[in-house]
The RNA shown here (small-subunit ribosomal RNA) has 1448 nucleotides and comes from an uncultured Chloroflexota bacterium.
RNA sequence: AGAGUUUGAUCCUGGCUCAGGAUGAACGUUGGCGGCAUGCCUAACACAUGCAAGUCGAACGGACGACUACGGUCGUCAGUGGCGCACGGGUGCGUAACACGUAGGUGACCUGCCUGCUAGUGGGGGAUAACCCUUGGAAACAGGGGCUAAUACCGCAUGUGCUGGGGGAUGUCAAGUCCUCCAGGAAAGCCUUGAGUGCUAGCAGAGGGACCUGCGGCCUAUCAGGUAGUUGGUGAGGUAACGGCUCACCAAGCCGAUGACGGGUCGCUGACCUGAGAGGGUGGUCAGCCACAGGGGAACUGAGAGACGGUCCCCACUCCUACGGGAGGCAGCAGUGAGGAAUCUUGGGCAAUGGGGGCAACCCUGACCCAGCAAUGCCGCGUGCGGGAGGAAGCCCUUCGGGGUGUAAACCGCUUUUGGGAGGGAGGAGCAAGGACAGUACCUCCCGAAUCAGUCACGGCUAACUACGUGCCAGCAGCCGCGGUAAUACGUAGGUGGCGAACGUUAUCCGGAGUGACUGGGCGUAAAGGGUCCGUAGGCGGGACGGUCAGCCGGCUGUGAAAUCUUCCAGCUCACCUGGGAGGGGUCAGUCGGAACUGCCGUUCUGGAAUCCGUGCGAGGUCGGUGGAAUUCCCGGUGUAGUGGUGGAAUGCGUAGAGAUCGGGAGGAACGCCAAAGGCGCAGGCAACUGGCUAGCACGAGAUUGACGCUGAGGGACGAAGGCGUGGGGAGCGAACAGGAUUAGAUACCCUGGUAGUCCACGCGGUAAACGAUGUGUGCUCGCUGUGCGGACUGUAUAGUCUGUGCGGCUCAGCCAACGCGCAAGCACACCGCCUGGGGAGUACGGUCGCAAGGCUAAAACUCAAAGGAAUUGACGGGGGCCCGCACAAGCAGCGGAGCGUGUGGUUUAAUUCGAUGCGACGCGCAGAACCUUACCUGGGCUUGACAUGCUGGUAGUAGGGAGGGGAAACCCGACCGACCUUCGGGAGCCAGCACAGGUGCUGCAUGGCUGUCGUCAGCUCGUGUCGUGAGAUGUUGGGUUAAGUCCCGCAACGAGCGCAACCCCUGUCGUGUGUUUCAGGUGUCACACGAGACAGCCCGGGCAACCGGGUGGAAGGUGGGGAUGACGUCAAGUCAGCAUGGCCUUGAUGUCCAGGGCGACACACACGCUACAAUGGCGCGUACAAUGGGCUGCGACCCGGCGACGGGAAGCCAAUCCACAAAGCGCGUCGUAGUUCAGAUUGGAGUCUGCAACUCGACUCCAUGAAGGCGGAGUUGCUAGUAACCGCGCGUCAGCCAUAGUGCGGUGAAUGCGUUCCCGGGCCUUGUACACACCGCCCGUCACGUCAUGGGAGUCGGUAACACUUGAAGUCGGGUAGCUAACCUAACCGAGGCGCCUGCCGAGGGUGGGACCGGUGACUGGGACGAAGUCGUAACAAGGUAGCCGU
Repeated sequence: AGAGUUUGAUCCUGGCUCAGGAUGAACGUUGGCGGCAUGCCUAACACAUGCAAGUCGAACGGACGACUACGGUCGUCAGUGGCGCACGGGUGCGUAACACGUAGGUGACCUGCCUGCUAGUGGGGGAUAACCCUUGGAAACAGGGGCUAAUACCGCAUGUGCUGGGGGAUGUCAAGUCCUCCAGGAAAGCCUUGAGUGCUAGCAGAGGGACCUGCGGCCUAUCAGGUAGUUGGUGAGGUAACGGCUCACCAAGCCGAUGACGGGUCGCUGACCUGAGAGGGUGGUCAGCCACAGGGGAACUGAGAGACGGUCCCCACUCCUACGGGAGGCAGCAGUGAGGAAUCUUGGGCAAUGGGGGCAACCCUGACCCAGCAAUGCCGCGUGCGGGAGGAAGCCCUUCGGGGUGUAAACCGCUUUUGGGAGGGAGGAGCAAGGACAGUACCUCCCGAAUCAGUCACGGCUAACUACGUGCCAGCAGCCGCGGUAAUACGUAGGUGGCGAACGUUAUCCGGAGUGACUGGGCGUAAAGGGUCCGUAGGCGGGACGGUCAGCCGGCUGUGAAAUCUUCCAGCUCACCUGGGAGGGGUCAGUCGGAACUGCCGUUCUGGAAUCCGUGCGAGGUCGGUGGAAUUCCCGGUGUAGUGGUGGAAUGCGUAGAGAUCGGGAGGAACGCCAAAGGCGCAGGCAACUGGCUAGCACGAGAUUGACGCUGAGGGACGAAGGCGUGGGGAGCGAACAGGAUUAGAUACCCUGGUAGUCCACGCGGUAAACGAUGUGUGCUCGCUGUGCGGACUGUAUAGUCUGUGCGGCUCAGCCAACGCGCAAGCACACCGCCUGGGGAGUACGGUCGCAAGGCUAAAACUCAAAGGAAUUGACGGGGGCCCGCACAAGCAGCGGAGCGUGUGGUUUAAUUCGAUGCGACGCGCAGAACCUUACCUGGGCUUGACAUGCUGGUAGUAGGGAGGGGAAACCCGACCGACCUUCGGGAGCCAGCACAGGUGCUGCAUGGCUGUCGUCAGCUCGUGUCGUGAGAUGUUGGGUUAAGUCCCGCAACGAGCGCAACCCCUGUCGUGUGUUUCAGGUGUCACACGAGACAGCCCGGGCAACCGGGUGGAAGGUGGGGAUGACGUCAAGUCAGCAUGGCCUUGAUGUCCAGGGCGACACACACGCUACAAUGGCGCGUACAAUGGGCUGCGACCCGGCGACGGGAAGCCAAUCCACAAAGCGCGUCGUAGUUCAGAUUGGAGUCUGCAACUCGACUCCAUGAAGGCGGAGUUGCUAGUAACCGCGCGUCAGCCAUAGUGCGGUGAAUGCGUUCCCGGGCCUUGUACACACCGCCCGUCACGUCAUGGGAGUCGGUAACACUUGAAGUCGGGUAGCUAACCUAACCGAGGCGCCUGCCGAGGGUGGGACCGGUGACUGGGACGAAGUCGUAACAAGGUAGCCGU
C1' cells in the first nucleotide's frame, strides 16, 4: 500500500466482498509448564444455608463465674448510655437532567470525629430499662405492678464570645471590622492523678457536603407549536441556605426552526479500541461523580439519610402458624434454581494495607491480602542439540526409468530447561514474639531424551498439488463461483503452505471506504439543479481615514485528580507486570499586551447598484375594434350517376338529385406568403391588421443618491397540455363510443361517423423529457465567421472601420470517463437546491393541500451482485448506399402424379447390426450383404484362447500327418505313419501354468488424422511508426478500376505475410525431333517429347493514371476453355465402425469358432433415380461415323448346336497390332391417335450361367400374361456453349449380381439473358442497437403454482404516559380535644407543655370514564420479492415492423 467482482473486450461511475487490528467473548478440534491480569454482557429473575457492623466495664446500675491475705481483685455478659451503622462493598433499573465533564460563583449556606485559639465546666431535681412479682400469646412479642444508676433526662446560676433588635464610626456595596445599649441562651464526668481524657459556648483551619451559572457531549420535524405555579412582582411560610420551593393577591407573561414541546434510546467521565491524522466506535476490569436497594410512598433519628444488611404504610411474591396472627428482601462474599451461546470456590487469613469502636490490650471487618477453578487474555519457556545414505522399510505418485516423504528415522555422541526424587530455604514482616500465602519463590545434589503437537488451509483474491472415490448426486462457498465420468474448488489419502499450546469458526467495532468528503466527493449524458421569478430570516459583501478590541495573535499565571499514553531510570533471570521522574493532553479561566485581517462605532468617496433626460427595438402582457382566404352548413341556379375512401376494400353519402360547378347567406375557429441559424419574455409561452392601457431591454451624453449590493431556508406570485366547477359557444378536429376493414385474434394501427373536450368568461388544480436533461450573481481567460438592435467615424456611404449589447457556428489553451464544452462543462469567489448501489418506491403509513382526480412531504421489511454512463470490435435490422453469384428475371429440360429400382423414416421382428439427420443425412459410409463379408439374432462348442511377446516347469515315438468313429459344423476320440537344428549344454515344436492376449463394447462433448460447409467468396493478419487513458484505430478508409485487398491516384503511414493471380496438368494452332501399328512405300493424320505463340503488343477514341470501348492481324483477345489448387476462421459440424489414441468397462465373455437365420420384413411417408405416357414416335429391314478404358486361373474373334440366354470347339492378344459391332443419325417400309404395333409392371410356365449352395435372397433367356400411366396440385431442381438436352460406349468393385448407382468417354447439339425492383447467398462503406450462446438474440405484462416479508382490515388482546371524577394507607404540617400525663410554674389545686384521640390540606395506590400513542394478533384483501424447463399474447431494444418517451 491494495485486491476480487458488471463487459466479447475497454475506460468510468458504483455497490458488494476480502486481506489488518481489537474483544469481559462463545463454539469446534487439540492441549506440557510458569508469571501477571480477567471471569453473568442474558432475568434490576427468584433465592435454601453460612458469613458480610460492631465496639466501649476508662459513662451506668446489675447478674453470673473464678480467686481471695475476706479489704477486695480478675473475667464474662443481657440492659441503660456513647460512638459507629450516611463509610466500606454491590448494581446500572431509572435518568437527555446542572445527572456528568470543564471553568467559575455563594456578599445565599451547613459541617460529627481531627488541628489551632478564646472562655468555661457552679449548684440542684425527677424518672426509667435491666432486676423482682405477674398477665396474655402457638409464636413474634406485648401488657400491668414494684426497686435502681449514669457522660440518659430537666430546671437554676454565670456567660468573654454567640444569636435577635436599636444607635454610632469605618468601608465601593446588603459583607467585614470597631464602640455601645436591651433581650436570649451552656456544660459531664471518668481514670492508671497526668502538660491525662472528656464536656459546654465560640472563633478559625483542614477535609466533607449543599446550592447557582457559562460552555460541552445521542437520534427523530412522518413531534411545530409548548406552558396556569406557567413567567414576573408584593407579602407570608418553609429550608442549613437562595429561589414559585410552597401559599395568598396582582400583572400576562415565558420558551421555540441557533429546534421549544413530544417520542425513542442511554448512567456520565478519566479513559479503551481503531485510524497517518481528522475522525469513527466503546464506557467491562481500575479510578472520580451520579442513581438505585423486591415495586411505590413517607417521615423519624442524626453533624450527615428521605437510610442495601433501620422504621411505618400500600402492592406483588415466598415462608411459618395452634388460622387468632406473624416473618422476609444476596444489584454484599461464597452458593442454588432459572434464563442463556456463555462467565468461578458454599476456600484460608486478618500477617500486610485500610476502616469502626476502645486510653489501651484488643475485638470486628467476604473491604482487603492470599489460595482454588477456567488456554478467557497478554507475556515467557519447553517438547531436545550435533553427527548420520545418492538415501532403509512403510505409504504416495509414476512416462515403470524413477520421484516424494527425507537427515527425516534407525544408529552414534552430548545436554537436562521442563519433569521426578532428596536436602536447604526466604524477602514481604517497622523494637521483641507471632504471621494466611508456604516448606511457596529461590539455591544445591541425583535420575534420565527420558513426560509433552496440534490445527487450519492448498481454484483466484492468498503462501501451498497430485492420486483415488463421487457424477448438478453427495456436498463446498467470504466474494467471484465449483460439482452433469478425466473435479489442483466435494470426500479421503500422500505431499505442501501458514500459525503453533494453540489453530480455526461465529458475533461485534474501527480500518481499508476519498461509499457522508472539516482534512477530503459530487450534480450536461452515470444518483443528483428546485418549473420560474419576487422576497423574509440567515450567509456573504466596494474604496479611504480615525476609533474600539468581540473574533484573531502573543507573554505570564491557574487549573486540566490518580491510573492510562509517550519517554528516561529502576525492581522481579528477560518480557508482560510493578515503582520513581519528565512530557503530552482543554473551542477552559484569569491577567498583561498587539492591531494586520474580520466585526462594531464615527466621518468620507464613486468604480457596484439605482434615479433623471434623449434616441430606438420587439409575435412582451392585457382590453376593445376590424379584415380576408379556407372548411362546414343553409337557400337558389346549372347538371346526372355516381361519390367518398384505401395497400385493396367496405361501412357512409347519392335518382327524395349527391359529388361537380355558379351565385347568395350563416357561424365558429385559426391567421398563408413575409419567416430567418430571426425577435420578445423570468419560466410557462408569444405570430392577420388596428386603437387604448401597461411592463421590459439596449444605446448616447451628462447630472443626482452614496454600497442603497449578491444569494435566498421558510413564504408569496406566476406556471404548457390534460383535468374539475358554473355559465356561454360549437365550424373544423376529435378521447369515449358505433360501424366497416385487417387479423389466428385486433377491445389497435387504416377507413366512415361521432360525444366530452378543444374556443370564451370567472374560479379550482399545480403537474410535464416544465430540457440547454447545464441554479443565480460577479470578475477573468486566444482567435475566425454569421446574424438582431443601437452608436461613432471615414475620402469608397445599398460600403468600410471602430464600439456597446443580444443570438448562433467553428476553434486555441484548459477541462472531461469519454462523448463533448469552449461568453464554459475553463480559472475563481458568494449563496441556495439536490445526490450517496439496483429493485421494493416516488410506494405504504402519518401529516398537509384539493370539490374530485390527485399533489407535496416520504420510509421499512424483504431481495439482488449488480444496476448504470461513454466509447470499442462484431453480429443483426421488415436502416441506407455501392457491388457480385443460374440469386431472380428470360429460356430449355426436369422433379412433385404412374410403375419399378435404390436409400431413409416409421412400424414389425428372436434379429431386422451400426453410423450419417436442414442447406452441408436420405443411389450417403457400401468401387458389389445367397455362405463369407457380418459387427445382429437363435442354438452348439473353446478358455493363455483365432493372433503377439516374455517367464517357469514338463514333454520322446515328440512336432506333424492321419484311415476310421460321433456330430449340422465347429469340435471331440483316434489305430497307424512319423520328423528338424545343434558348439551335445541345448534349441525349435508341443503340453501345463503365470504374466497377458482379445473386444466393430462406451465416450467424435477427452483426442490425432482426415473430411464437409460458408466458399474460388476476396478476404484474413503482422512488424515498425502514428493517434487514443484504454478496448482499439490507422494501414485495409476515400476517388476510380477489376473476376479479384486486381491495379492506379490520394492519404500518418511505410512495408510485409497468408489468400487472389501466375508458376503445374489437360485441351485448342503451328514448328521441330522420333516412331510401333497400317499389304508395301511416301506424305498427311495420329502418338510421344521439345519448342513457338497472346503481351492490352499494334491502330482509333475516352481517362491524370490504372484501365475501359472499338478495330486490325491471328488457330486463339482481353484470366482462350477445363482441371488441380480451398487464406484467418465458423459450425463442441462428421467420423472411437477405415486407422491411430487417453480414460472407462468386459475376461468360462461384451473374446473366439461353427451351423442356421437376419441385414432383403411392409398398413404407410419422404429423398434420389430409371422407364414411360407416344407419330420430332414404336416396330422391321438396310446403312455411316467415335473416344476413354480394360484384358492371362483374363479378353476371347471365328465355326458348330440352341428361337435365345448359352454350350462345345477354337485363332489371336501380356496388346496404337487381338477382343471391338457404337447408338442417336441416315434411307426405305409399316402403324394413324387407339390405353394402341404406346408403355412395360405383375403373374404362370420352361430354361441358361456363376457358385459348396440361388427356398428365404442372384442375374440373364424364351413363350405366355399384359397393370398403372394420355405430361402431372401447391411447390421445387439443373443449366449461359460444345453448355443444356438427347444418344450410346467403357471402367472400378466383382465367382455371380440385384448398376436404373458411381466415375469416365465420345456423338448429335440448342434456346435465352430487357435488366437488378423483388426471393436466396455473399462482399465493402455507413447508421441504429437494451443483441455478444450475438435476431433461432433480447425482453414486457396478466394468469396458474410454491415460498417469504409487508400495507389495509370488521375487530380483538396487551402496553405506555397523561387527563377528568371518585376513593384514599402511612406520614409531615395545620386545626380541634370531653382521655392520659414525673421534672417547670409549685409546697398544693390549676396551668404551660407532652402523649393519645378526632379532623383539614397534601398524598402512594385503587376504582370509573373518554380520548392519545405504541405493539401483538385477525376472516378477508392489496400490491411486492423470489422460484431450470407452465399458459396467453408481442409492448420495448434495429424505422422493433404504428419512432420512442414524459405529464394528464
The sequence is in RNAcentral, with records from ENA, Greengenes and SILVA. Rfam family: Bacterial small subunit ribosomal RNA.